[in-house]
RNA sequence: GGGGCUGUAGUGUAGCCUGGUAUCACUCAUGCUUGGGGUGCAUGCAACCCGUGUUCGAAUCACGGCAGCCCCA
Numbered sequence: 001g002g003g004g005c006u007g008u009a010g011u012g013u014a015g016c017c018u019g020g021u022a023u024c025a026c027u028c029a030u031g032c033u034u035g036g037g038g039u040g041c042a043u044g045c046a047a048c049c050c051g052u053g054u055u056c057g058a059a060u061c062a063c064g065g066c067a068g069c070c071c072c073a
Stems, first nucleotide, its partner, number of pairs: 001072007010026003020056001028044005049065005
C1' cells in the first nucleotide's frame, strides 16, 4: 500500500441480507418472600462506533472516516 471480517445497555448477545415499537440473559435498583442472608418471584433503569447522504421512516441501504482482528504485498 491492497483486501476481508467485526463494532448494539456495565458484560455477553438477537435483530442487518428483505428499512417500520431494538430482543434475551447476567449485573444493577426497588418491592415481595426470610428472624437476617442466600435462593425464588414481580417491577424498573440502561445500548445501535462517528459523520454525511438516500427515504415518510435507517441498527439495517450508499459514501467517507475511526477502532480491533486476520490475509496479501
Overview
The RNA shown here (transfer RNA) has 73 nucleotides and comes from Candidatus Woesearchaeota archaeon CG07_land_8_20_14_0_80_44_23. Its mean pLDDT, the model's own confidence on a scale to 100, is 85. Lineage of the source: Archaea > Nanobdellati > Candidatus Woesearchaeota. It matches the Rfam family "tRNA". Gene Ontology term of the family: triplet codon-amino acid adaptor activity. From the family's description: Transfer RNA (tRNA) molecules are approximately 80 nucleotides in length.